[in-house]
Parts: sequence; structure tokens; C1' cells
RNA sequence: CCAUCGAAAGAGCAAACCCCGGGCGACCGGGGGACGCAAAGCCACCAGCCUGAUUCAGGCGGCGGGGCUGCCGAA
Repeated sequence: CCAUCGAAAGAGCAAACCCCGGGCGACCGGGGGACGCAAAGCCACCAGCCUGAUUCAGGCGGCGGGGCUGCCGAA
């Protein structure tokens, strides 16, 4: 220094629910709020679930697989 790994420290994110707004809807944005999270950062390729003006078009992704990137440095 790199990989693996995940103690400590400093940080970070934010479930349910509530309020406001957007959308036909799934759901999304903002505020509050914390169930939790070593990638609970990003992507949406596989699989899965959901929605609709349904043979097409959307949504989720904090169950699983995959790709990319990243803070710290004990055993």
C1' cells in the first nucleotide's frame, strides 16, 4: 500500500407514523420523527412485489443475486 474483515473514533442515512404538496394510482418531494442500517450511497441487469388510461406504460428496491463508488484502521 492492497485485499479480506468490522473493534474503537468521528461522521452519515432514516422505518413506521403525522403534517403539507404532487400523481388516476403504485408511489414521490419537503418538514417532523427514529425501527433500524458497515454501504440503509448510486444503478435498476436478474429475480420479486405493486399500480394503471393494461399485450403497453409506470412504481418500489431497507428481502435476495449482480455492477460501480466510498469514511476509519484494532484484532
Molecule: c-di-GMP-I riboswitch aptamer
Organism: Geobacteraceae bacterium